[in-house]
Context: one part of a larger RNA
RNA sequence: AGCACAGGGCGGAUGCCUUGGCACUGAGAGCCGAUGAAAGACGUGAUAAGCUGCGAAAAGCCGUGGGGAGGAGCAAAUAUCCCGGGAUCCACGGAUAUCUGAAUGGGGAAACCCACAUGGAAAGACUCCAUGUAUCCAUGUCUGAAUCCAUAGGGCAUGGAGGGGAACCCGGUGAACUGAAACAUCUAAGUAGCCGGAGGAAGAGAAAGAAACAUCGAUUCCGGGAGUAGCGGCGAGCGGAACCGGAAGAGCCCAAACCGAGAUGCGUGCAUUUCGGGGUUCGGACUGCACAGGCGACUUACAAAGACAGGGGAACGGACCUGGAAAGACCGGCCGGAGAGGGUGAAAGCCCCGUAGCCGAAGUCAGCGUAAGCGCGGCAGGAUCCAGAGUACCACGGGACACGAGAAACCCUGUGGGAAUGAGCGGGGACCACCCCGUAAGGCUAAAUACUCCUCAGUGACCGAUAGAGUAAAGUACUGUGAAGGAAAGGUGAAAAGGACCCCGGGAGGGGAGUGAAAGAGAACCUGAAACCCUGUGUUUACAAGCUGUGGAACACCGACAUGGUGGACCGCGUACUUUUUGUAGAACGGUCCGGCGAGUUGCGGGUGGUGGCGAGGUUAAGUGCUUCAGGCACGGAGCCGGAGGGAAACCAAGUCUUAAGAGGGCGUGAAGUCAUCAUCUGCAGACCCGAAACCGGGUGACCUACCCAUGUCCAGGAUGAAGCUGCCGUAAGAGGCAGUGGAGGUCCGGACCCACAUCCGUUGAAAAGGGUGGGGAUGAGGUGUGGGUAGGGGAGAAAUUCCAAUCGAACCCGGAGAUAGCUGGUUCUCCUCGAAAUAGCUUUAGGGCUAGCCUCAUAGUGAGCCAGAUGGAGGUAGAGCACUGAAUACCCUAGGGGGCGUCAAAGCCUACCGAAGGUUAUCAAACUCCGAAUGCCAUGCUGGUAUAUAUGGGAGUCAGACUGCACGAGAUAAGUUGGGCAGUCAAAAGGGAAAGAGCCCGGACCCGCGGCUAAGGUCCCAGAGUGCGUGUUAAGUGGAAAAGGAUGUGGGAUUUCGAAGACAGCUAGGAUGUUGGCUCAGAAGCAGCCACACAUUCAAAGAGUGCGUAAUAGCUCACUAGUCGAGAGGUCCUGCGCCGAAAAUGUCCGGGGCUGAAACACGACACCGAAGCCCGGGGAUGUAUGUAAAUACAUCGGUAGAGGAGCAUUGCUGACACGGAGAAGCCGUACCGUAAGGGGCGGUGGAGAGUCAGGAAGAGAGAAUGCCGGAAUGAGUAGCGAGAGUAAGGUGAGAAUCCUUACGGCCGGAUAUCCGAGGUUUCCAGGGUAAAGCUGAUCUGCCCUGGGUAAGUCGGGACCUAAGGCGAGGCCUGGCGGCGUAGCCGAUGGACAGCAGGUGGAGAUUCCUGCACUGCUGUAUGACAGAACUGUGGGGACGCAUGGGGGAAGCAUGGGCCGGGAGAGGAAAGACCGGUGCAAGCGCAGCAGGAGGUGUAAAGGCAAACCCGUACACCAGUCCGAGGGCGUGAAGCGGAGCGAAAGGAAGUAGCGAAGCAUGCGAUACCCGUGCCGAGAAAAGCCGCUAUUGUUCAUACAGUACCCGUACCGCAGACCGACACAGGUGGAUGGGGAGAGAAUCCCAAGGCCGGC
Repeated sequence: AGCACAGGGCGGAUGCCUUGGCACUGAGAGCCGAUGAAAGACGUGAUAAGCUGCGAAAAGCCGUGGGGAGGAGCAAAUAUCCCGGGAUCCACGGAUAUCUGAAUGGGGAAACCCACAUGGAAAGACUCCAUGUAUCCAUGUCUGAAUCCAUAGGGCAUGGAGGGGAACCCGGUGAACUGAAACAUCUAAGUAGCCGGAGGAAGAGAAAGAAACAUCGAUUCCGGGAGUAGCGGCGAGCGGAACCGGAAGAGCCCAAACCGAGAUGCGUGCAUUUCGGGGUUCGGACUGCACAGGCGACUUACAAAGACAGGGGAACGGACCUGGAAAGACCGGCCGGAGAGGGUGAAAGCCCCGUAGCCGAAGUCAGCGUAAGCGCGGCAGGAUCCAGAGUACCACGGGACACGAGAAACCCUGUGGGAAUGAGCGGGGACCACCCCGUAAGGCUAAAUACUCCUCAGUGACCGAUAGAGUAAAGUACUGUGAAGGAAAGGUGAAAAGGACCCCGGGAGGGGAGUGAAAGAGAACCUGAAACCCUGUGUUUACAAGCUGUGGAACACCGACAUGGUGGACCGCGUACUUUUUGUAGAACGGUCCGGCGAGUUGCGGGUGGUGGCGAGGUUAAGUGCUUCAGGCACGGAGCCGGAGGGAAACCAAGUCUUAAGAGGGCGUGAAGUCAUCAUCUGCAGACCCGAAACCGGGUGACCUACCCAUGUCCAGGAUGAAGCUGCCGUAAGAGGCAGUGGAGGUCCGGACCCACAUCCGUUGAAAAGGGUGGGGAUGAGGUGUGGGUAGGGGAGAAAUUCCAAUCGAACCCGGAGAUAGCUGGUUCUCCUCGAAAUAGCUUUAGGGCUAGCCUCAUAGUGAGCCAGAUGGAGGUAGAGCACUGAAUACCCUAGGGGGCGUCAAAGCCUACCGAAGGUUAUCAAACUCCGAAUGCCAUGCUGGUAUAUAUGGGAGUCAGACUGCACGAGAUAAGUUGGGCAGUCAAAAGGGAAAGAGCCCGGACCCGCGGCUAAGGUCCCAGAGUGCGUGUUAAGUGGAAAAGGAUGUGGGAUUUCGAAGACAGCUAGGAUGUUGGCUCAGAAGCAGCCACACAUUCAAAGAGUGCGUAAUAGCUCACUAGUCGAGAGGUCCUGCGCCGAAAAUGUCCGGGGCUGAAACACGACACCGAAGCCCGGGGAUGUAUGUAAAUACAUCGGUAGAGGAGCAUUGCUGACACGGAGAAGCCGUACCGUAAGGGGCGGUGGAGAGUCAGGAAGAGAGAAUGCCGGAAUGAGUAGCGAGAGUAAGGUGAGAAUCCUUACGGCCGGAUAUCCGAGGUUUCCAGGGUAAAGCUGAUCUGCCCUGGGUAAGUCGGGACCUAAGGCGAGGCCUGGCGGCGUAGCCGAUGGACAGCAGGUGGAGAUUCCUGCACUGCUGUAUGACAGAACUGUGGGGACGCAUGGGGGAAGCAUGGGCCGGGAGAGGAAAGACCGGUGCAAGCGCAGCAGGAGGUGUAAAGGCAAACCCGUACACCAGUCCGAGGGCGUGAAGCGGAGCGAAAGGAAGUAGCGAAGCAUGCGAUACCCGUGCCGAGAAAAGCCGCUAUUGUUCAUACAGUACCCGUACCGCAGACCGACACAGGUGGAUGGGGAGAGAAUCCCAAGGCCGGC
C1' cells in the first nucleotide's frame, strides 16, 4: 500500500411529517378616491432591532351588542399594571388619523422647504395654533378692454372631474419572428405591444331583418348545421350563414303633424324660436265613440327569509396486560338527525374542539313582498296633414364583411357630385322585371354570457422542502447608473424537564453527574444513505508491467465445521462505457466522484386493429329534471354515420355513364353497420428534451465616452525678440539703414498637468489595460471642475466601423416567446420471436425528403414460390479474325507532287525525295466482325428436393457504406484513391487461425458438462500435438523484405569442342631471318602515328608482332612450338536452391528462445493437436403437427436500425383481506429464491406508520445531454501572502516578531504635511471583548457589544437674484399618449450678503466661553428736518486675453540689538552655545500708486412724471474717490520662550511668566497702466429720479433674530475600482540650504516604518 471485516468522522440522500402552495367547486362581493384613495415615509411599547397593530388621542380612545376569567400581539424574561363595578377577546357604529402620494396655497432632489388671508394665544416685532387659498369643465351671477352698443377677458358662488385597480369588456393604433420547406400577394394576426374609456359586467338589442311563394318575428350565449358552402400565388392556409335543438326573455321614449302660452324680428300678421300638451309604426295628427280594468325596469316607507358576533348540542368504564405515556389488546357497556374532521404522551363515535339537527342581534348592509306617489295605458273612419338631408344614392380611393376586385351585393367613409316624400323609399349577393319583406338617416333597455385582485364554506387517484408559488422565513439578502434581475434557507422532545454541580481548558470544546422512554434526541439537535477522510483486526505484497476483471489455485485466517466465509502467491485468457461512424482501445466526442432532479405528454380531429353493447340499424349533443353528491340516474332524436349508385351536371336509378346504339366498355349491385373504450400511427397545437446567431414592440440609459451649451478654475522657470514707437544716418520728399525701446507668436527648452511613441516586466496580474525607464504637447484647435443638452430604424464623430456605463457593422432591459433550427448532443427496467438498408426514380436535390425496393405484424385464398436435373429457346461477351470501319509496319508497283537534266519553254528522260490506290508478308481495336464459346437468362400439366411466394391492410427503419477476389472505366495498367458490375465478409457476427488486425482463411455462439471427432492452421521450448519416417536441395540464418543489373556459388538436364596419335593446367626450352618493312619524324628499330601486305624465308614453331618498357635502341613477355606429366579438359543453352546490388531515425523485417543430414525448402505416406463447427448427455424457450389437457415428435433459438409479444418495479386511488410501541416505513448487513427486471427470511438501527390480492390511473425506472443543484475529492500542504527598514529593552497578557511605552536607526517633505469641495454615512470618542473579518499572529483594529459625541443672526445653503437648461396658466399643433411655447416659475458652477483674536476637551467649535465688533427688525427716548414707496424710470452691478508697473503685506533671512537658558547645593559672572524676539476684526486719522472733471443753460428722448439719465452749448481748475499699505485705538487684554507644584499612578498639568527692536529680500496675493483682436453673461441687492392713494431720517437704550448642514475619512484601509486592490479623484497653503525653478538632492514643521 491492496482486499475484506469492524468502529467512527464528514455529509444531508431516503423515509415519515406539514405551518405553505397548486387546481377547482358552491355561495358572496365586484369597485376605492378632493369627507384625500391605492401605495408609502416617519413615528408609536417600561425595556424594542424586525414583523403585526395603531397615528402626536399613536399594540390604542368612546358607545352598543356578544362573551364570562384571566389579561398587557408574534415573543421569552424582569419590572409595573388591568380585571365579577365584567378586563383581554369578537362584531357593529363613532372619534383621532403626522408627512408623502391625484396632492390641490407656492416650490421641490416624494415623505422636505417657503408663504398669504382670516381668527386665536399679554401678542407690536418674533413664535405657535386653527381654517381657507390649485387647475379645468358646467351652471348662475357681478363686472368688463381695444370699441358706441356689445364681446373677449376678469371676479365670486354652487356642482362635477382629476388618481388607483388582477382578469374580463368596448374603441383607437398596430408589429415581427414564423408558415408557405426560398419569397413578394398571402400567413402569423387585427395577435403581441402601446393608448383612450366604461362597468360589475361591457358590448349588442326591439327589423329600411331573415327568408322563399311557406313563413319567422329584438339582442346575447350554448349544441348542431360544418371543416360544409365558399375564399385562396385555388399554394400554404382561411372558413360562413340560413335553419334546427336549447338557456334566458321585455319592451319602450323622442323629433314631426295638431293645440296652447311666451319671446324676438320687422313690413302688425307673418316668420323664427322657447316652453307645455299631443304623439311614436298591423302608425299618428284629424273626425266620431268610450273612460274601466290593469301594467312598470322609477321614488319613498314598512318589511319575510338572509349576511356581518354567538348560544346550546347525545353517549365509557375497567381490578387487570404491554408501555415513559393508551386512544392499542382484552373484558363489559352506551349514544347516534351526531361513525365529517382535528387534537389529546401510540391507533378515541362516547376525553377536548367540533359534527347532525335547533336557537339567536343593539347596530349596519341587503331585500321576496306590501303600501303610497309617479309613469304607461281603448275602438272605429280614411278626405287632408306628418313620419329624422348634405342624408339615401352615384363616381373615385380605402377599410370591413369567411369572401385577396372578383359577376361582388350588403356595411363604414376620405374626396367630388347629390335625391324622393308613402302612388314614396330600402332590401331579397352584379343588374332588370314581377313578386315578397321592411320602413334608414334620433335615443333607452334587464336576463341568459365573460372574468376573479377579494370574502366565506368546502373539494382533490394535486405537491410534500432540488417538489409545490420566485417566497412553508422574501420580492428579502445580493447584483445593476437605471429599466430590471433575484436566491439559499423547514423538523430536539410528549413536556425545556435546554444539562445545577465537579474536573481539564484563555476560550472553543470535552469528561463526569443530573433530566428524559431514548442524549447513539444536547440545540451544527428525527431518520442519517453515498462520495470523501480516519482507526483497529485478518490476509497479501519489496524482480515486478497492469481496462485491476475473469477461469483455476498452493497457503494463511475465521467458522453454525457446510459443498461455508475472507485474503490470496502462482498460471491461462483479456485494449472500459456512451455517442457518432464504412470503420473506434482509439491519440474522434462526453463524463473528477457521489447523491437528488432531468426528455414521446395532453386536448381536439382522422386511419387501422383488439374488446364490449346493440344491430338494418347504431348513437345522443347542448340542456332539463331527480338525487343518497357518486368519475350518479333518467329525460332530451336537434344532429351524425350506415342503409344506392352512376354522371361534369341536368337527371336517372339496381343500375347508370359513354354513345346513333338493345353493341362494347367504365363504375356499381351481389361482403353490416354503429356507439363506447383500449393500443398504435397521423393532422393541428411548443408536441420527445436542451441549444442559436437573429427579427419586431415598448421602455431604461450621455455618473463611462463623443460633441455642444452655461458658469468657474489651472498652466514653476528659462529662452527668442514681430509690429509699433524714439533717436541718428539717409532722401527733394520718400524708400531704406543703424541703435534703442517694445513684448508679438496654434514660437523654442522644460516641471505641474494632459497624452500614450519605444522597450522591459506583468499575462490564474498589485491592475478585466497597470508598473519601470525613456518619449510627445505644455498660452492653446490647451487642460480641468460643476450644472445641463443630443438616444438606438437614433445620437455623437479633427473619420478609426470610432464612441454611446468593462457590451457596438447597430446599446441595454423586459416582452412577442417554449421564434425557428432539413443541424449537434441527450432520451432512464427486463426477457422472448423475426430482422433490414446504405439502392432506383424525382427533388434549388445531393449529410433533407417522397414513392418504390429490402424488414415486421395481421388477414385471405391457397401451394402459386425456390433449387437441381432433363428438354426447348433468344443472344454477340471472352476468344479469334481482318471481309467491312479504322489504326499501323516493311517491301513491290506506280497515279500524282517536288527536285534535276533537257541552251528558255515544251515533248521527254532521270530520281538515294514525298507518295494515293493496288499487291505481298507480318500486325492492332470499348464505340470493327465474314466467326464465336463458358456462365448467366426465359420457358415446361416432366422427375427429385425444399417451404416459400402472392394479395390486402397496420407499423417501420434505410437513401454516408467499407474491404477482399474476379472482369472493367477514371488515374500514372499510382494510392488503405475514385466509379459502376458479379460474389463474399464486415456493417448487424462472437469462436479458431493469420504474433497482434472490422472487411483475409475456417466456421455462424439458446444454457450447462474436468465428454468425443474434426476445419483452417499446426505438432523443439514458450504452447495443445512427431526433436516422427523416406528421398533430395540450401550454407545464404537463405528461410525470416525488394528491382534493373552483376558473378568461374552450387544441384539437375541438354548440347558441342579437345583428349592415351597424350588434351587442359604447371614446369623446362625455343620464340628466328629479309628488317630499324615503307612513310613520317629530331628519333619511330614489332610496340606515337599513317600505309601496305596480311609479305617472304628458316623452321618443331615463331605476328612486318599480345602486352610491359626505352629519347630511340636495348630488355622482359605473349601468340606459336618441343619436352616433361598422364586422364579428362573447355564452351554454349535450359533449370532448382542460393550470392551481391541492400543507407534512418525507441530495439532486430522468424512473435521470442533458438534452429543447419534442420526446428529451412521440395516431394511422399502415416499419426496427433486444434473452434462456441459436428456428435453425445442434461436443461430451457419458440414455432409447427397430433392432442381436451398433460405431453410427444420434428424444426428452430448471433444480431444494429426496426416490427411484434410477455413481464418486473415505483407513486396516488377503489374494494376486499390482513400487520404495527411485544416496534411500521426508511437505512445497514446477509452464505436464501427466481430465466431476467426482481422477491423474501433473519439480525442490527430506527421510532409511527405500512402491506397483500384484484382492478383502475400515471409527474412511472438514469451513466452519459461541455446537463441542473448540492456535497466531497484531486491538484497540494503546492502557487501565493499585493511596491518600501528595522533593532533592542520594558510593559500587558493564558499566549507577543506584529499591541503599548522608551531609545536608537530609517523614509516622505510641491508630500507619505495641513485645510476645503464631492462622495461615503457613524467609520469619530470612551469602556469592554476576540468566534468570524484582518492574506501570518494579535492582548490590537475602520471588527463585535454597551454608552457617548456634531450647539451658529454673522461660516455654507434656504427665507434674495438670475445663466445654460427644465417646467409651463392661457395659446398653437396633433389618432391617442403627447409635442412646442408666451407670461411666469424653478435652476449655481456665477452676483448679493452682517465676526475677529484667544481659550477649552475623551470626542464640537469663526457654532460653547472670554474680550472687542457688526447686520436686519420692533419698541421707547431725544433730535432733525422735508422727505418718500414698487411690478415705474435711470445709473450701477458689469465682466476678454496678453504684457508691464506699483506700493510693499504674509513670510523668510541676517544681527557682537534685547530677553531667557547656560548660571542646580558658597557668591558673582564673561564668552561660546541654545531658544525666543507677537497680535485680529472693528472704529478713527492722514492721503503714497492711481482714478473720476465740476457748474450753468437749452430742448424733440427714457410708453405717465422727473430736479435723475442721455444729448447739445458755454464757463471753471479746483474738488472728490482711493486698493494695498501707514499711524492711532482695540490692548492695564490675550499670547509668549522658560520656570514649575500638590505625586505615590492620573504632569511638563495647575500656576507663574521676560523681551518684544533693526536691516534686507519679497510673491503666482492686491491695485493700476498699456497693447491686441477672437471684441469678451444675466438679474437682483444698492443709489438717484419723480407719479399717486402718502411719511421719513439720525443717535442712544431695550428687545428680538427662523429652518437645514456642522462628528469622522477625504490622493485614501472610510470615495470610484467585486478586496484593508502598486490604478483614478476638483480646489487652497507652499518653510530652509544649493538652484533659473513648484526640476533635482538633502533637511524643518508635521507625518510615517506601510498588516507576515